[in-house]
Record summary
This is a predicted structure of a 457-nucleotide part of an RNA (small-subunit ribosomal RNA, 3' major domain) from an uncultured bacterium. Rfam family: Bacterial small subunit ribosomal RNA. Model confidence (mean pLDDT): 82 of 100.

Context: one part of a larger RNA
RNA sequence: AGACGGGGACCCACACAAGCAGUGGAUCACGUGGUUUAAUUCGACAAUAAACGGGGAACCUUACCCAGGCUUGACAUCCUAGGAAUACUUUAGAGAUAGAGUAGUGCUCGCAAGAGAACCUAGAGACAGGUGCUGCAUGGUUGUCGUCAGCUCGUGCCUUGAGGUGUUCGGUUAAGUCCGUUAACGAGCGCAACCCAUGUCCUUAGUUACAAUGUCUAAGGAGACUGCCCUGGUUAACAGGGAGGAAGGUGUGGAUGACGUCAAAUCAGCAUGGCUUUUACGUCUGGGGCUACACACAUGAUACAAUGGUAUGUACAGAGAGUAUUGAAAUCGCGAGAUGGAAGUAAUCUUUAAAACAUAUCUCAGUCCGGAUUGGAGUCUGCAACUCGACUCCAUGAAGUUGGAAUUGCUAGUAAUCGUAAAUCAGAUAUGUUACGGUGAAUAUGUUCCUGGGUCU
Numbered sequence: 001a002g003a004c005g006g007g008g009a010c011c012c013a014c015a016c017a018a019g020c021a022g023u024g025g026a027u028c029a030c031g032u033g034g035u036u037u038a039a040u041u042c043g044a045c046a047a048u049a050a051a052c053g054g055g056g057a058a059c060c061u062u063a064c065c066c067a068g069g070c071u072u073g074a075c076a077u078c079c080u081a082g083g084a085a086u087a088c089u090u091u092a093g094a095g096a097u098a099g100a101g102u103a104g105u106g107c108u109c110g111c112a113a114g115a116g117a118a119c120c121u122a123g124a125g126a127c128a129g130g131u132g133c134u135g136c137a138u139g140g141u142u143g144u145c146g147u148c149a150g151c152u153c154g155u156g157c158c159u160u161g162a163g164g165u166g167u168u169c170g171g172u173u174a175a176g177u178c179c180g181u182u183a184a185c186g187a188g189c190g191c192a193a194c195c196c197a198u199g200u201c202c203u204u205a206g207u208u209a210c211a212a213u214g215u216c217u218a219a220g221g222a223g224a225c226u227g228c229c230c231u232g233g234u235u236a237a238c239a240g241g242g243a244g245g246a247a248g249g250u251g252u253g254g255a256u257g258a259c260g261u262c263a264a265a266u267c268a269g270c271a272u273g274g275c276u277u278u279u280a281c282g283u284c285u286g287g288g289g290c291u292a293c294a295c296a297c298a299u300g301a302u303a304c305a306a307u308g309g310u311a312u313g314u315a316c317a318g319a320g321a322g323u324a325u326u327g328a329a330a331u332c333g334c335g336a337g338a339u340g341g342a343a344g345u346a347a348u349c350u351u352u353a354a355a356a357c358a359u360a361u362c363u364c365a366g367u368c369c370g371g372a373u374u375g376g377a378g379u380c381u382g383c384a385a386c387u388c389g390a391c392u393c394c395a396u397g398a399a400g401u402u403g404g405a406a407u408u409g410c411u412a413g414u415a416a417u418c419g420u421a422a423a424u425c426a427g428a429u430a431u432g433u434u435a436c437g438g439u440g441a442a443u444a445u446g447u448u449c450c451u452g453g454g455u456c457u
């Protein structure tokens, strides 16, 4: 000077308390461990790994395993020789590949000969290649404490010195925010503001939207600053109340993450030092595997029902996507879907909101709850659904009657609940993720305790 304390004082946070809904029990989905395996590729492991690597593996992806091939190589540059490139047919083969045949002579310069560019074949070597090792050699990026209020510097002053002071103290704030005091006076990185979205109004413009004002879309402005009043306070900062206002004291939400900590994570995004490999640890192909299954853990979905299930009818969004694409009407099919091809490069066309509401029924049952599992028949995508896809119809109808110890999220348009869209994508295991709107609560006027953090001592 720090760190720590079951030392002290003060303060904060969904930290507790007060509430609401859950997890932990069931079934399933998905990730991980373990086990198994020819292989079940690799990474990530308290908080800060485990629906994570945008990681939606049928082939590809793919890095793993088995088998079959290649060795200047799948990819790059250079040299020599030959040929345009390329397209098609056929034989063997699981394919990679190997063999045979047919068509074909382009582009630039040049009268021509010829030269050049691109591409293909053969040859020689320099070299290529490695998702091989080291994240404890690194860059870059990221997590975390933490959007916590801290971390420092110059000059001065104090100290033999390390160092201190400033940054403490009294108030105050979300804040080292501001005021006052003060051997300190100033300054920097953080805080705040500047940026984006949203809520109100005005002006201008606008077609595809509108009967029209308007709503809407776009651009530009206005508006909120403790500005005004009262009380308290040190004539301060500020706090409490009020007016006006669409909005009131940071309006709300986002982006934004100081000095640093964890030799934290990543050599498999990328880049890169060193080491290592070179007829293989490179590369091509077919098949398999990453989907195994006694079990354990994480995250979710669906339920256990009457605030409900089923049937019929009726109403109301926002935000997106669409030309190798979205696909209407109509017809066929119980249905998944098929035929069809209007319209759309989109405020024009396509894309049905569901909970809700109304009526009827079920009457507390393992049920008209619940839907796992299994059998049969099909649809679609795609060379190809056996390993290993989704969906439909018929049949089947498991566990489950609210969940031990323990534990999570959330303070308002929030929780809870209800659907919608997108990215990835041929298809899909999405119940995931990221967005969007609909309906819409309860509780806290406290800081003793648990957890984490800050200041002084």
Base pairs, nucleotide, nucleotide: 007457008456009455010454011453012452013451015447016446019410020409021408022407023406026302027301028300029299031297032296033295034293035292042053043052064288065287066286067285068284069283070282073127077126078125079123080122081121082120083119086103087102088101089100090099091098092097107116108115109114129277130276132275133274134273138271139270140266141265142264143262145260150189151188152187153186154185155184156165157164158163169180170179171178195254196253197252198251200222201221202220203219204218205217206216225248228242229241230240231239232238304403308362309361310360311359312358313357320351321350322349325344326343330339331338332337369400374395375394376393377392378391379390380389416439417438418437419436420435421434422433